[in-house]
RNA sequence: CUCUUAUCCAGAGUGGUGGAGGGAACGGCCCGCCGAAGCCCGGCAACCGGUCCCUGACCUGGGACAGCGGUGCCAAUUCCGACCCUCGCCCCAGGCGGGGGAAAGAUGAGAG
Numbered sequence: 001c002u003c004u005u006a007u008c009c010a011g012a013g014u015g016g017u018g019g020a021g022g023g024a025a026c027g028g029c030c031c032g033c034c035g036a037a038g039c040c041c042g043g044c045a046a047c048c049g050g051u052c053c054c055u056g057a058c059c060u061g062g063g064a065c066a067g068c069g070g071u072g073c074c075a076a077u078u079c080c081g082a083c084c085c086u087c088g089c090c091c092c093a094g095g096c097g098g099g100g101g102a103a104a105g106a107u108g109a110g111a112g
Stems, first nucleotide, its partner, number of pairs: 001112008013041001015040003021031003026081003042074003047070003050065005078104001083101008
């Protein structure tokens, strides 16, 4: 980097350091000197490993527990939209709002 698969409306600091950016990309809309990113500490969660139980029949599926190990995460639903379908409303070349799906992205686990 590519592929497969699961998840993405919950949760997480009034700390230290640092000094101007940040929220993937595009359009919006936000956050930020009442202190951004990064780093440290702290925390959340429970994907994988772990322990136990059930199932199953040769390695498959499900549940419970813990939080020791490997990741992850800690503004706003993945902040919202963008493409398709659909419903409603309006002052109907169009606009606004709701629902569903996709695309893209993120993270885990596995494969190349």
SAM riboswitch aptamer (S box leader) from a Chloroflexota bacterium, 112 nucleotides, folded computationally. Its Rfam family is "SAM riboswitch aptamer (S box leader)". Its family is annotated with regulation of gene expression in the Gene Ontology. Lineage of the source: Bacteria > Bacillati > Chloroflexota. Its mean pLDDT, the model's own confidence on a scale to 100, is 83.